[in-house]
């Protein structure tokens, strides 16, 4: 320098075939429960879908660059 591939909540993910920041496990805070901690059981916050443009009525999902991580090839 080339090809491929991945980025989504504080962490690890899932998002099908373009229509809902939709959601899961863990973590953080609240109540109930305890002598308190844990466990349990209710409920809440928490997201610039890695960034900028396009395409489209509409985009996490398609297309381009551009930065990071990984694998290859030179």
């Nucleotide at each position: 320098g080339g090809g491929c591939u991945c980025u989504u909540a504080g962490c690890a993910c899932a998002g099908c075939u373009g229509g809902g920041a939709u959601g899961u496990g863990c973590g953080u805070c609240c109540g109930c429960u305890u002598c308190a901690c844990g466990u349990g059981c209710g409920g809440a916050a928490g997201g610039u879908c890695a960034c900028a443009g396009g395409u489209u009525c509409g985009a996490g999902c398609c297309c381009u660059g551009u930065a990071g991580g990984g694998c290859c090839c030179a």

Transfer RNA from a Lachnospiraceae bacterium, 74 nucleotides, folded computationally. Its Rfam family is "tRNA". Gene Ontology term of the family: triplet codon-amino acid adaptor activity. The organism belongs to Lachnospiraceae, within Bacteria.